[in-house]
Predicted 3D model of an 87-nucleotide RNA (c-di-GMP-I riboswitch aptamer) from Candidatus Sediminicultor quintus.
NCBI's taxonomy places the organism under Bacteria, Pseudomonadati, Atribacterota, Candidatus Phoenicimicrobiaceae, Candidatus Sediminicultor.
RNA sequence: AGUUGAAAAAGGCAAACUAUCUGAAAGGGUAGGACGCAAAGUUAUGGGUCUUAGGCAUUUUAAUGCUAUGACCGCCAGACUACCAAC
Repeated sequence: AGUUGAAAAAGGCAAACUAUCUGAAAGGGUAGGACGCAAAGUUAUGGGUCUUAGGCAUUUUAAUGCUAUGACCGCCAGACUACCAAC
């Protein structure tokens, strides 16, 4: 430096759920909590998914439809970085 994650050690992250804060919502922060994770570290670049405040359209005037500039990296790829061990 590369490949791999069988065994081992040091450790790491934290789903659902609960409380609270925040947000129009989706979602996010913090604390508790562990289903899982060898990149469950970072990044919305491509695809995908969620939401629709605002905007636009319709219109029976309070609803319906469309729309991301709002989100998700613990959905799949890509990019960048990294611990330990084996070879």